[in-house]
RNA sequence: GCCGGCGUAGCUCAGUGGUAGAGCAAUGCCUUCAUAAGGCAGUGGUCGUCAGUCCGAAUCUGACCGUCGGCA
Numbered sequence: 001g002c003c004g005g006c007g008u009a010g011c012u013c014a015g016u017g018g019u020a021g022a023g024c025a026a027u028g029c030c031u032u033c034a035u036a037a038g039g040c041a042g043u044g045g046u047c048g049u050c051a052g053u054c055c056g057a058a059u060c061u062g063a064c065c066g067u068c069g070g071c072a
Base pairs, nucleotide, nucleotide: 001071002070003069004068005067006066007065010024011023012022013021018055027041028040029039030038048064049063050062051061052060
């Protein structure tokens, strides 16, 4: 330099056009003399950035950024 994959909650990941979710973690509550374990609840997101298409974009398209891999 060329090609490809990936980027979504603190972490690991789902969601491939129609209200953004799960598990774990953290927080509060219940339970206990107390702790652990267990149960319940709610919180937490500019979906990497900027544009485009569309009635509607996390999802499709382009550029850029980051990361991983391949070729040279």
Predicted 3D model of a 72-nucleotide RNA (transfer RNA) from a Candidatus Nealsoniibacteriota bacterium.
Taxonomically the source falls in Candidatus Nealsoniibacteriota (Bacteria, Bacteria candidate phyla).
The prediction has a mean pLDDT of 81.
Rfam family: tRNA. Gene Ontology term of the family: triplet codon-amino acid adaptor activity.